This is a predicted structure of a 73-nucleotide RNA (transfer RNA) from a Chloroflexota bacterium. Rfam family: tRNA. Rfam's curators write: Transfer RNA (tRNA) molecules are approximately 80 nucleotides in length. Gene Ontology term of the family: triplet codon-amino acid adaptor activity.

RNA sequence: GCCCUCGUAGCUCAGUGGAUAGAGCACUUGGUUGCGGACUAAGGGGUCGCGUGUUCGAAUCACGCCGAGGGUA
Repeated sequence: GCCCUCGUAGCUCAGUGGAUAGAGCACUUGGUUGCGGACUAAGGGGUCGCGUGUUCGAAUCACGCCGAGGGUA
């Protein structure tokens, strides 16, 4: 250089054209407890890497760029 895969919450990931973008863990508050842990109820947190395009509609499709991993003379 070329080829492939990936980039979504603090972390690990789901969502593969249509709904208010979700789960687990973590975090905050309450309950419980002598205190803590565990348990339990509720809550906060997202320009879906960036830009442009296609479409009535894009996290999802196309192109460019950036980043991570792998393959290859």